[in-house]
Description:
The RNA shown here (c-di-GMP-I riboswitch aptamer) has 83 nucleotides and comes from Planomicrobium okeanokoites. The prediction has a mean pLDDT of 84. The source organism's lineage runs through Bacteria, Bacillati, Bacillota, Bacilli and Planomicrobium.
């Protein structure tokens, strides 16, 4: 350091929905509740998507300073691994 053991032991977060609150909206935060999840921890750096108050505007619609980490990559940090 690797493999098993491991569908392991301890435990951890909480998806729609539902009710309250906030936001223009997206969403977000609190309770209840579990689809899930070995990082479903933090972090908006890259991507990609989602909103469109404001703004342009050919009046169709574009357009992030908003947000989405449970959308993928990056970065940081965590628990068990015994014979």
């Nucleotide at each position: 350091c690797u493999u098993g053991u491991a569908u392991a032991a301890a435990g951890g977060c909480a998806a729609a929905a539902c009710a309250g609150c906030u936001g223009a909206a997206a969403g977000g935060c609190u309770g209840u509740g579990a689809c899930g999840c070995a990082a479903a921890g933090u972090u908006a750096c890259a991507g990609g998507c989602c909103u469109g108050u404001g703004g342009c505007u050919u009046c169709g619609g574009c357009u992030a300073u908003g947000g989405c980490g449970g959308c993928u990559g990056g970065a940081c940090u965590g628990c068990c691994g015994g014979g």